Predicted 3D model of a 91-nucleotide RNA (Glycine riboswitch aptamer). The coordinates come from a structure-prediction model, not an experiment, and the mean pLDDT is 77. The model forms 80% of the base pairs in the Rfam consensus. It matches the Rfam family "Glycine riboswitch aptamer". The family is grouped with related families in Rfam's "Glycine riboswitch clan".
RNA sequence: GGACACAACUCUGGAGAUACCCAGGAAAAUGGGAGCCGAAGGUGCAAGGGCGCAAGCCUAAUCUCUCAGGCAAAAGGACAGGGUCGGAUGC
Numbered sequence: 001g002g003a004c005a006c007a008a009c010u011c012u013g014g015a016g017a018u019a020c021c022c023a024g025g026a027a028a029a030u031g032g033g034a035g036c037c038g039a040a041g042g043u044g045c046a047a048g049g050g051c052g053c054a055a056g057c058c059u060a061a062u063c064u065c066u067c068a069g070g071c072a073a074a075a076g077g078a079c080a081g082g083g084u085c086g087g088a089u090g091c
Base pairs, nucleotide, nucleotide: 002091006086008084009083010082011081012080013079018034020033021032022031023030035071036070037069041067042065044063048059049058050057051056
């Protein structure tokens, strides 16, 4: 003199799918029913690799399931980019 990964907070962008039916009520919330969506979270695992005498076990995703969540707008939203702070009495 000077970072990166990563954590927290924050800003911007951010898809899909019934503004369905019944009850409820001024409306909304809420409850029940049918249909659907995948990008909060969660479930499952091919090859390869690792462990094990063996049986077997561990390891991924925007894939898969649809438990949860969601299906006008709003909110939420994986992910992407920016900022602040930590990381850092470190390297």